[in-house]
RNA sequence: CUCAUCGAGACCGGCUGAGGGUUCAGGCCCGAAGAAGCCGGGGCAACCGCCGAAGAUCGUUCGGCACGGUGCCAAGUCCUGCGGAGGACGGAGGAACGUCCCCCGACAGAUGAG
Numbered sequence: 001c002u003c004a005u006c007g008a009g010a011c012c013g014g015c016u017g018a019g020g021g022u023u024c025a026g027g028c029c030c031g032a033a034g035a036a037g038c039c040g041g042g043g044c045a046a047c048c049g050c051c052g053a054a055g056a057u058c059g060u061u062c063g064g065c066a067c068g069g070u071g072c073c074a075a076g077u078c079c080u081g082c083g084g085a086g087g088a089c090g091g092a093g094g095a096a097c098g099u100c101c102c103c104c105g106a107c108a109g110a111u112g113a114g
Base pairs, nucleotide, nucleotide: 001114002113003112004111005110006109011041012040013039014038015037019030020029021028024081025080026079027078042073043072044071047069048068049065050064051063052062053061054060055058077108082105083104084103086101087100088099089098090097
């Protein structure tokens, strides 16, 4: 750089001792009933891999496997930030506007494969 995926799933012990949720801002959470980190054990998961089946033989589909290579084990990638569609309420009505909700996309990020 390219491609795929990201609302599922899965925690204990030891050392240590104040922060953490990648970065900025805001929010909201977690944390002395022990954060982050390190070590040990346990678990989750089919991305790679392996096995089997099928077809349209392909970067195909389906099923199985956690022994192997990675990854992961609070909250949707914790939420929002940029663009767009819709809804509710306020406003006598319409528009503008404001608040809230919701959906799609982009950006950024994470993981894997190349």
Notes: Predicted 3D model of a 114-nucleotide RNA (SAM riboswitch aptamer (S box leader)) from a soil metagenome. RNAcentral holds the sequence, with entries from MGnify.